A computed fold for a 73-nucleotide RNA from Candidatus Kaiserbacteria bacterium GW2011_GWA2_52_12, annotated as transfer RNA. The coordinates come from a structure-prediction model, not an experiment, and the mean pLDDT is 82.
RNA sequence: GCCGGCGUAGCUCAGUGGCAGUAGCGGACGUUUCAUAAGCGUCAGGUCGCAGGUUCGAUCCCUGCCGCCGGCA
Numbered sequence: 001g002c003c004g005g006c007g008u009a010g011c012u013c014a015g016u017g018g019c020a021g022u023a024g025c026g027g028a029c030g031u032u033u034c035a036u037a038a039g040c041g042u043c044a045g046g047u048c049g050c051a052g053g054u055u056c057g058a059u060c061c062c063u064g065c066c067g068c069c070g071g072c073a
Base pairs, nucleotide, nucleotide: 001072002071003070004069005068006067007066010025011024012023018056027043028042029041030040031039049065050064051063052062053061
């Protein structure tokens, strides 16, 4: 330099054109207990990597850039 994959919450991920973007772990609070843990319930936490384009509408499609991983040279 070229090709491919990936980038969504603190971490691991789902979702792949339209409802208010999911869940688990972790966190806070409550409940339970003599107490702790486990369990149960509630809640918070997201510019969907950045910019532009297509579209009535983009996390999703297209282009460029950035980062990570793999392959080729």
It was read from a public genome assembly. Its Rfam family is "tRNA". Rfam describes the family as follows. Transfer RNA (tRNA) molecules are approximately 80 nucleotides in length.